[in-house]
RNA sequence: CGGGGAGUAGCGCAACGGUUAACGCGCACGGUUCGGGACCGUGAGAUUAUGGGUUCAAUUCCCAUCUCCCCGA
Numbered sequence: 001c002g003g004g005g006a007g008u009a010g011c012g013c014a015a016c017g018g019u020u021a022a023c024g025c026g027c028a029c030g031g032u033u034c035g036g037g038a039c040c041g042u043g044a045g046a047u048u049a050u051g052g053g054u055u056c057a058a059u060u061c062c063c064a065u066c067u068c069c070c071c072g073a
Base pairs, nucleotide, nucleotide: 001072002071003070004069005068006067007066010025011024012023018056027043028042029041030040031039049065050064051063052062053061
């Protein structure tokens, strides 16, 4: 320098262009227990990397940029 892939909650990951972005772990509170673990219930936590564009509507489609990974030179 060229090609490809990825970026969503603290972590791991879903989401055909259409309701309030789902789930697991973790976290907080409560139940259970003599206490803890396990288990059960409730809850908080996301500017979907950034900026534009298309659309009635964008996590999703298009463009540019940034970061990381892989391949090639």

This is a predicted structure of a 73-nucleotide RNA (transfer RNA) from a Minisyncoccota bacterium.
RNAcentral holds the sequence, with entries from ENA.
The coordinates come from a structure-prediction model, not an experiment, and the mean pLDDT is 82.
NCBI's taxonomy places the organism under Bacteria, Bacillati, Minisyncoccota.
Rfam family: tRNA. Rfam describes the family as follows. Transfer RNA (tRNA) molecules are approximately 80 nucleotides in length. Its family is annotated with triplet codon-amino acid adaptor activity in the Gene Ontology. By type it is a transfer RNA.